[in-house]
RNA sequence: GCUGAAGUAGCUCAGUUGGUAGAGCAAUCGUCUCGUAAGCGAUAGGUCGCAGGUUCAAUCCCUGUUUUCAGCA
Numbered sequence: 001g002c003u004g005a006a007g008u009a010g011c012u013c014a015g016u017u018g019g020u021a022g023a024g025c026a027a028u029c030g031u032c033u034c035g036u037a038a039g040c041g042a043u044a045g046g047u048c049g050c051a052g053g054u055u056c057a058a059u060c061c062c063u064g065u066u067u068u069c070a071g072c073a
Stems, first nucleotide, its partner, number of pairs: 001072007010025004019056001027043005049065005
């Protein structure tokens, strides 16, 4: 330099031939217990890497850009 993959909640990951984003763990509160953990119930947490375009509508399609990983040279 070229090619490919990945970037979504604090962490690990789903999601979609475009229709308003979810799980597990973690966190907080409650319940339970002599007490703690576990269990159970509830709550909060996300401009879906960034910018632009198409569309009535974009995490999803298109373009550019950035970070990481892998391959080739």

Predicted 3D model of a 73-nucleotide RNA (transfer RNA) from a Bacilli bacterium. Its Rfam family is "tRNA". About the family: Transfer RNA (tRNA) molecules are approximately 80 nucleotides in length. Lineage of the source: Bacteria > Bacillati > Bacillota > Bacilli. Its mean pLDDT, the model's own confidence on a scale to 100, is 81. The sequence was found in a public genome assembly.